The prediction has a mean pLDDT of 80. A computed fold for a 75-nucleotide RNA from a Planctomycetota bacterium, annotated as transfer RNA.
RNA sequence: GGGCCCCUAGCUCAGCGGAAGAGCGCUGCGUUUGCAACGCAGAGGUCGGCGGUUCGAGCCCGCCGGGGUCCACCA
Numbered sequence: 001g002g003g004c005c006c007c008u009a010g011c012u013c014a015g016c017g018g019a020a021g022a023g024c025g026c027u028g029c030g031u032u033u034g035c036a037a038c039g040c041a042g043a044g045g046u047c048g049g050c051g052g053u054u055c056g057a058g059c060c061c062g063c064c065g066g067g068g069u070c071c072a073c074c075a
Base pairs, nucleotide, nucleotide: 001071002070003069004068005067006066007065010024011023012022013021018055026042027041028040029039030038048064049063050062051061052060
């Protein structure tokens, strides 16, 4: 330098163009003498950034950034 893949909650990841979710974690409550486990409830997101397409974008397109991988280059 080129190809491909990924970027969504604190972590790991889902999400046919039409109301952003799960598990774990966190907080509260219940249960217990207490802890764990379990049950119930809740908080937490400018969906990497900027534009574009569209009535409507997490999803489609472009550019930029970050990460992974393969190839090439490199005395």
It matches the Rfam family "tRNA". Rfam classes the family as a transfer RNA.